[in-house]
């Protein structure tokens, strides 16, 4: 400098055909237990990298930046 990929919760990922953000880990409450760990109940956490366009509607489609892998030179 050019192709190819990838960014969503604190990590590790789903997200179907563009229509309400999701799961396990984890982290808080309470249950269980003599206690602890295992279990069960609920919560809490999101600028979906970033701007900008399309659309009634964008995590998704489109351009650009940035970060970040890998390939080529």
């Nucleotide at each position: 400098u050019g192709g190819c990929g990838c960014g969503u919760a604190a990590c590790u990922c789903a997200g179907u055909u563009g229509g309400u953000a999701g799961a396990g880990u984890g982290c808080u409450a309470c249950c269980u237990c003599g206690a602890c760990a295992c279990g069960g109940u609920a919560g809490a956490a999101g600028u979906c990298a970033g701007c900008g366009g399309u659309u009634c509607a964008a995590g998704u489609c489109c351009g650009c930046u940035c970060g970040u892998g890998c390939c080529a030179a």
RNAcentral holds the sequence, with entries from Rfam.
A computed fold for a 73-nucleotide RNA from Desulfobacter latus, annotated as transfer RNA.
The same sequence occurs in records of 2 taxa.